[in-house]
Context: one part of a larger RNA
């Protein structure tokens, strides 16, 4: 742009493309069957793993330079407190969010048409013969379906609900934002509101602050004290910030 000579939204159908569709051990059958022994099955059924893939972060782990604490040198600092710099100065944990070696699923059943191949019926050639004679079958990990994903630009532009009808249904720009993210899209909100920050409460992480008393001669220790403090998580509160505008069915 186009679908679309009304104009949206929201569900959809699937022509059609893509993906996966693997492989391997071992149990039974059975030490049968077959063979002199040695050795050793087909078939069917079950089972566990290898790779391959997708989802998730509840386990177990890694990250987690804006969380906590520990502790060196040295500055600021009367002292303590609290800080700066030294790779995050070094270490010890560690939320969210990502992540695998972590978890959980799938690689399964089945239908059809067939290859090689193996048949039935059967004449040319009174017999035989699976038949580049008619005419019927089984038969594969393969082929085509099922299984998963896009998907009406499928110009053949489908299809179905619902809104709306001269200023409205929708939509945008602009703003808060994040399950989204280079930009853009996408998704959610925009005061008739919990959308993002504050802010309470909590989860949780760290591990028991300052100051204050007690005790040591004195470094320290003990008590207040499972305390202080705390990103990204939950849930709640309108306290801040979401102003305001434009477009919209042709001639």
């Nucleotide at each position: 742009c186009g679908a679309u000579u009304a104009g949206a939204c929201u569900u959809u159908u699937g022509a059609g493309a893509g993906g996966a569709u693997u492989c391997u051990u071992c149990c039974a059958c059975a030490g049968u069957a077959c063979g002199a022994g040695a050795g050793g099955a087909c078939c069917u059924g079950g089972a566990a793993g290898a790779a391959g893939g997708a989802a998730u972060c509840c386990c177990u782990g890694g990250u987690g330079u804006a969380c906590c604490g520990g502790u060196u040198g040295u500055c600021c600092c009367a002292c303590a407190a609290g800080g700066g710099c030294a790779u995050u100065g070094c270490c010890g944990g560690g939320u969210a969010g990502c992540u695998a070696u972590a978890u959980u699923c799938c690689u399964c059943a089945u239908c059809g048409a067939u290859a090689a191949g193996c048949a039935c019926u059967g004449a040319a050639u009174g017999c035989a013969u699976u038949u580049c004679a008619a005419g019927u079958g089984c038969g594969a990990a393969g082929c085509g379906a099922a299984c998963c994903u896009c998907a009406a630009g499928a110009u053949g532009a489908g299809a179905a609900g619902u809104c709306c009808u001269u200023a409205u249904a929708g939509g945008u720009u602009c703003c808060c934002c994040a399950g989204a993210g280079a930009u853009u899209a996408u998704g959610g909100g925009g005061u008739u509101g919990a959308u993002a920050g504050g802010c309470g409460u909590u989860a949780g992480g760290u591990g028991u602050a300052a100051g204050u008393c007690c005790u040591g001669u004195a470094a320290g220790g003990g008590a207040u004290u499972u305390a202080g403090c705390c990103a990204a998580g939950a849930c709640g509160u309108a306290c801040u910030a979401a102003u305001a505008a434009c477009c919209g069915a042709c001639u």